[in-house]
Context: one part of a larger RNA
């Protein structure tokens, strides 16, 4: 992991409800039981009981009324009838109640042959080492006491084997083994090991204590019973086809992954001032975007005017000045606000009225949903963070498949009833992969920018195109050549200061074609180089400012690693204009099928529908049994297996060939142990 078997809405009830068939009907109906026939059973008879046929109110009671209540008021339940006994189907309810699953709970028995600890009773401990008290000799002491040899053989002493134990590593790890093997390694006469017997038992034993360990189970052992404990949780819950179709909100909730009511779906009846839906007019309400604010409140920017307060001056005190300082009100300016309004839209909402659709509404039965998401849009929150959260509008995935976007739940186009080797489009393509322009007109980019999917700030004589302005054959701009002086080294400052360290300022004034009391570099100060400004020469355009378009720098991730890719540069880029072509389950085109509306006696016709979860109706196949039923079929071959043809929209069904070897169907009913790919589902096989 596969194959074969099994494997989930079941049955019971004098219960309730609501359809639908039949009988009777203001009634309806019997139960037990009796009695007769009988194969099962069936027919009378039984009028006890139930429901209806009147209701109201706690109740006495009263009664089409009747509670309330002082009412004759008002309000509340009723009253103009239609039930009731089977059957069949849908749902509730009690029961285990769609099947499987707990962890625990209660009781009652079994366990100490593992292990813990105890009692009782036995055994076991190669060998070496060390040498404790004692004791005996000899010194020795008054006498002990001490000292020395030697004997002795203590000890939870020593090394070290059996034997216990398990240290560290390796290997093992569907192992040899549901705890081990190898090597190391701790105890080893002791609180030491061990063999028989026996002894404490489940909230209890035992415990050198680890919550250990009690038969490979232990923060409460095993096993019979309550017992199908219970699971607002998880898992599955079986054959076809056809019509419709949700929700993920609101409000409560010991409530937040559950339920109740409502809201949305569906099936059936119902009928009325036809009420729903859409547009376009007309009237209406309103304070949103927006805008405003000398229209309020409430924030505020600068100025001026000018109460009051701070500093300062003066005074003996009073008066009384100044004031780059705080400021009320006022005045000009600038500008704000969800909880501000002197204003105010579009939309949405009401009403009427036209029009074009065909819904709404009430009752009754069965539901599921009550975890949603993502995109745009207008808010809150958050950092105008988030694939965040939390409202509203709208869509779309959820429950939607085709074609685009290399690959994609919701982004664009567009909603599959089936067939076709038919045509036209949509979005988005057309150089090859890859269907269809190497099309066309003009023009941009050089960066391979770019060929759909980030890139700022800030910088840049990169280029194209536009505005405005200036100089300019009286010769511009940019090169070359030549001048670029003088009073003066300007005054002051200084050690020095001469165009260029500072300061000052009538920065003047002369020659002059031009030449600042001087643009930068120099120098200790001159010195020197240079520029502005100026002749000449050359000969046609040179500048400044500012806008847009395409490029640049800013640019930083792990394959060469990408535009999907190959590649592409008057493009295969970008950008503007027009043309044709490709391209989807979309549209047409032709056939067919269902089912809904209308015509039709009716065959027919015509028109419209036919993605689809949860879910709610419909109609059907197949299997097993049972009664009829084909004077059914069969050894001249049944089930059953395994091929082939065919038939139906499916489930399936028919025929027929080989096997196979004894039972099987067709039709009208009717019962159900009635369909399996999944429940880490059970069992058997491979």
């Nucleotide at each position: 992991u596969c194959c074969u078997a099994c494997g989930a809405g079941u049955u019971a009830c004098u219960c309730c409800u609501c359809a639908c068939u039949a009988g009777c009907a203001a009634g309806g109906u019997u139960a037990a039981g009796c009695a007769c026939c009988u194969a099962a059973g069936g027919u009378g008879c039984g009028c006890a009981g139930c429901c209806g046929a009147a209701g109201c109110g706690a109740a006495a009671g009263c009664a089409a009324g009747u509670c309330u209540g002082a009412a004759u008021a008002g309000g509340g339940c009723g009253u103009a009838u239609a039930g009731u006994u089977a059957g069949u189907g849908g749902g509730g309810g009690u029961a285990g109640a769609c099947g499987c699953g707990a962890a625990a709970c209660u009781u009652g028995g079994u366990g100490a042959u593992c292990u813990a600890c105890c009692c009782a009773u036995g055994a076991g401990c190669a060998g070496g080492u060390u040498g404790a008290a004692g004791u005996u000799g000899c010194a020795g002491u008054a006498a002990c006491a001490u000292g020395u040899a030697a004997u002795g053989g203590a000890g939870g002493a020593c090394c070290g084997a059996a034997c216990c134990a398990g240290u560290a590593a390796a290997c093992g790890u569907u192992g040899a083994a549901a705890a081990g093997u190898u090597u190391u390694u701790g105890g080893a006469u002791g609180a030491c090991u061990u063999g028989u017997g026996g002894g404490u038992a489940g909230g209890g034993g035992u415990g050198a204590a680890a919550g250990g360990c009690c038969a490979a189970u232990c923060a409460a052992a095993c096993u019979g019973a309550g017992a199908g404990a219970u699971a607002g949780c998880u898992c599955g819950u079986a054959c076809u086809c056809c019509c419709c179709g949700a929700a993920a909100u609101g409000c409560a909730u010991u409530u937040a992954g559950g339920u109740g009511c409502a809201g949305c779906g569906u099936u059936g009846a119902g009928g009325u001032a036809a009420a729903g839906a859409a547009u376009c007019a007309u009237a209406g309400a309103g304070g949103u975007a927006g805008a405003g604010c000398u229209a309020c409140u409430g924030a505020u920017u600068g100025g001026g005017c000018u109460a009051g307060g701070g500093g300062g001056c003066u005074u003996c005190a009073c008066c009384g000045c100044c004031u780059a300082c705080c400021a009320a009100a006022c005045c000009c300016u600038a500008a704000u606000a969800a909880a501000c309004u002197c204003c105010g839209a579009a939309u949405g909402c009401u009403a009427u009225g036209a029009u074009u659709u065909a819904u709404a509404c009430u009752c009754a039965g069965c539901a599921g949903u009550g975890a949603g998401g993502g995109c745009a849009u207008g808010g809150g929150u958050g950092c105008u963070a988030a694939g965040g959260u939390c409202c509203a509008u709208g869509u779309c995935c959820g429950a939607g498949a085709g074609g685009g976007a290399a690959a994609g739940a919701a982004c664009c186009c567009a909603g599959a009833c089936c067939a076709u080797c038919a045509g036209c489009u949509a979005a988005g393509g057309u150089c090859c992969c890859u269907a269809a322009a190497u099309a066309u007109g003009u023009g941009u980019u050089a960066a391979g920018u770019u060929g759909a999917a980030c890139u700022a700030a800030c910088g840049a004589g990169g280029u194209c195109c536009g505005a405005u302005u200036g100089c300019u054959u009286a010769g511009a701009c940019a090169g070359c050549u030549a001048g670029g002086a003088u009073g003066u080294u300007g005054g002051c400052u200084u050690g020095g200061a001469a165009g260029c360290a500072g300061c000052c300022a009538u920065u003047c004034a002369u020659u002059u074609a031009a030449a600042g009391a001087g643009u930068g570099c120099g120098u200790a100060a001159c010195a020197g180089c240079u520029c502005a400004c100026u002749a000449g020469u050359c000969g046609a355009g040179c500048g400044a400012u500012u806008g847009g378009g395409c490029g640049u720098g800013g640019a930083u991730a792990a394959u060469a690693a990408u535009c999907g890719g190959g590649c592409a540069u008057a493009a295969a880029a970008c950008a503007c204009a027009a043309u044709a072509c490709c391209g989807a389950a979309g549209c047409u085109a032709u056939g067919g099928a269902u089912u809904c509306c209308g015509a039709g006696u009716a065959a027919u016709c015509g028109g419209g529908a036919u993605g689809g979860u949860a879910g709610g109706g419909g109609a059907g196949c197949a299997u097993u049994c049972u009664a009829g039923u084909c004077a059914g079929c069969a050894u001249a071959g049944a089930a059953g297996g395994u091929g082939u043809a065919u038939c139906g929209u499916a489930a399936g069904g028919u025929a027929u060939g080989c096997u196979g070897g004894a039972g099987c169907g067709u039709c009208u009913a009717g019962a159900a142990a009635a369909g399996a790919a999944a429940a880490u589902g059970u069992a058997g096989g491979a």
This is a predicted structure of a 686-nucleotide part of an RNA (large-subunit ribosomal RNA, domain II) from Flavobacteriales bacterium CG18_big_fil_WC_8_21_14_2_50_32_9. The organism belongs to Flavobacteriales, within Bacteria. Rfam family: Bacterial large subunit ribosomal RNA. Its family is annotated with structural constituent of ribosome and ribosome in the Gene Ontology. It was read from a public genome assembly.